[in-house]
Molecule: c-di-AMP riboswitch aptamer (ydaO/yuaA leader)
Organism: Syntrophomonadaceae bacterium
RNA sequence: UGUGAAUAUAUGCUGAAUUCUUGACCGAGCGGGGGAACCAAUCUUCUGGGGUGAAUUUUUCUUUUAAAAAGGGGCAGCUACUCCUAACCCGACAGCUAACCUCGUAAGCAUUAAGCCGCAAAGUA
Numbered sequence: 001u002g003u004g005a006a007u008a009u010a011u012g013c014u015g016a017a018u019u020c021u022u023g024a025c026c027g028a029g030c031g032g033g034g035g036a037a038c039c040a041a042u043c044u045u046c047u048g049g050g051g052u053g054a055a056u057u058u059u060u061c062u063u064u065u066a067a068a069a070a071g072g073g074g075c076a077g078c079u080a081c082u083c084c085u086a087a088c089c090c091g092a093c094a095g096c097u098a099a100c101c102u103c104g105u106a107a108g109c110a111u112u113a114a115g116c117c118g119c120a121a122a123g124u125a
Base pairs, nucleotide, nucleotide: 011110012109013108014107018028019027029105030104031103032102033101034100039095048093049090050089051088052087056069057068058067059066070085071084072083073082074081077116078115079114080112
């Protein structure tokens, strides 16, 4: 001087996943499901059906192999560039849905230090 790993702190990111508390429970906040009338649908019910989630569809293919569309992310926005397109659950069953009932509040990480442009944080005095 460079590269890699570990720990701690700060600053952030995906996500509903924060806060209160010595800690926890319970709350608050945020998020999901079930559930009338009216409306929708007239059932296409093993070709099962449905839910959370951006994570689906089409072609190709020995195979996420390759490509396209659509959807989502990269500390406001625009441009450009770039990345991702899983996993799990319900258990024969659910359209919407007021009252009502009920559930979750995890896990994982360090990306573009670009231009225009607009904010914020920390430290010191």